[in-house]
RNA sequence: UGCAGAGUAGGGAUGGUGCGCUUAAGUGCCAAAGGAUGGGAAGUCGCCUUUGGACGAAUGACGUUGUCAGUGGUGCCAUACCCGCUUCCGCUGCC
Numbered sequence: 001u002g003c004a005g006a007g008u009a010g011g012g013a014u015g016g017u018g019c020g021c022u023u024a025a026g027u028g029c030c031a032a033a034g035g036a037u038g039g040g041a042a043g044u045c046g047c048c049u050u051u052g053g054a055c056g057a058a059u060g061a062c063g064u065u066g067u068c069a070g071u072g073g074u075g076c077c078a079u080a081c082c083c084g085c086u087u088c089c090g091c092u093g094c095c
Base pairs, nucleotide, nucleotide: 002094003093004092005091010082011081013079014078015077016076017075018074019072020071021070029053030052031051032050033049034048035047039089040088041087042086043085059069060068061067062066
C1' cells in the first nucleotide's frame, strides 16, 4: 500500500414489571432550540430531550375502593434476531 473482518445510535418479536382508558396521559404528527451517537475528532437524512401547536384512546366484571380481564400504533429492563452510518485517523487478520 491492497484485501477482509470486528465494533454505534436504532428496529420489530418474546418474556418480566409498570402507567393510562374516571385524563394535564403516553405513543404518533408539525415547527423551533439543544444533546448523544462504532476506538478518537467532526457530522445527519436516523436517535433522544425541552417548548409550542393540531389530533386524540374501550371499557367491563367482582367487590374488601381494591383486585381481575380486556384495551392503548403506552414506559422500563432482559434475550436472541435485524441493522452493521458518512469523512479523516485508528484496531485485528492476510498478502